[in-house]
Molecule: Bacterial large signal recognition particle RNA
Organism: Acidimicrobiia bacterium
């Protein structure tokens, strides 16, 4: 150098996460790789830790080993950016909120007369009238004593010798309380009373009449200025999340490297 038969070694790695730790099992990334059983109040190891038990293939090189490129993808981190949640503050006063001022836009109104002046009225409230409306009483009508009211008593009774006296029932007239009506009159009273009069007060609010004058008046809406509150936002303070961008770290697969690695026999 060739051939046989072995041995290392390989038949997937990585990030988080869990662990004191290392690896599995989980999640995810890669991207295609032998099979079978357990593994989260888990399994399995101990720094020689990059799994355990079993069984199969390949086997020193296209496949192992090492080094650098690039780099899916992940942790970490922040005096960054941009946004969400939440707690809290009242230093600003930008929005927003409340008062007020102007009358510059705009909208009403206004010579069918604005805004002021004058003179009245009416809306309130108070007394008094007057009228109504209730209540009462007078007053007029009516009825109204079966004894204890009255007249006038027939008949009967008493007294009386007679003449003539005396009580007096029925009945009729009549009145007192009392009960009923009552319409006009009189008086007293009471108000959720009145298209009423009359004096008087409050108020210049509203509303209306008449007059004089002749052009403004009002403040909706926005503007602009001024004051004020108060924390809904904005801001300014913690805390937490997302996305972006730096920085730092591990880091798959893929690309280069004429890199690097065996043992026995035989020819």
């Nucleotide at each position: 150098u060739c051939g046989u038969g072995c041995u290392a070694g390989g038949c997937g790695g990585g990030g988080c996460g869990c662990u004191a730790g290392g690896g599995g099992u989980g999640c995810c990334c890669u991207g295609a790789a032998c099979c079978c059983g357990a593994a989260a109040c888990c399994c399995u190891c101990u720094a020689u830790a990059c799994g355990c038990g079993g069984g199969g293939c390949c086997g020193a090189a296209u496949c192992c080993c090492c080094g650098c490129c690039c780099g899916a993808g992940g942790g970490u981190c922040g005096u960054c950016c941009a946004u969400g949640g939440u707690c809290g503050g009242g230093u600003c006063a930008g929005c927003g909120c409340c008062g007020g001022a102007c009358a510059c836009g705009u909208g009403g109104u206004g010579u069918u007369g604005a805004a002021g002046g004058c003179c009245g009225g009416g809306u309130c409230c108070c007394a008094c009238g007057c009228g109504g409306c209730g209540g009462g009483g007078c007053g007029c009508c009516g009825u109204g004593a079966a004894a204890c009211g009255g007249g006038u008593c027939a008949g009967g009774u008493c007294c009386g010798g007679a003449a003539g006296g005396a009580a007096g029932c029925a009945g009729c007239c009549c009145u007192a309380a009392g009960c009923g009506g009552u319409c006009a009159g009189c008086c007293c009273u009471g108000g959720g009373u009145g298209c009423c009069g009359u004096g008087g007060g409050u108020g210049c609010g509203c509303c209306u009449g008449g007059u004089c004058c002749g052009a403004g008046c009002c403040g909706u809406c926005g503007g602009u200025c001024c004051g004020g509150a108060a924390c809904g936002c904005g801001c300014c303070g913690g805390u937490u999340g997302u996305g972006g961008c730096g920085a730092u770290u591990c880091g798959a697969a893929g690309g280069c490297g004429g890199g690097g690695u065996g043992c026995a026999c035989g020819a």